[in-house]
């Protein structure tokens, strides 16, 4: 310097034919059980999608810019 995959809760992730409240796991908090903690239940906070801009009536999806990360060329 060029190509190509990523980048979403504290962490690991699905959603990339645009339109359901951004869904599951796991940590977390209260509460139920327990003598207690575990395990189990129920509920309940937590992300406005890397960052800025464009397109759209509407963007985590689509487009362009740059930033990080990870392979390959040189």
């Nucleotide at each position: 310097g060029g190509g190509c995959c990523g980048g979403u809760g504290g962490u690991c992730u699905a959603g990339u034919u645009g339109g359901u409240u951004a869904g599951g796991a796991u940590g977390c908090a209260a509460c139920c059980c327990u003598c207690a903690c575990a395990c189990g239940g129920u509920u309940g906070a937590g992300a406005u999608c890397g960052c800025a801009g464009g397109u759209u009536c509407a963007a985590a999806u689509c487009c362009u810019g740059c930033c990080c990360g990870g392979c390959c060329c040189a």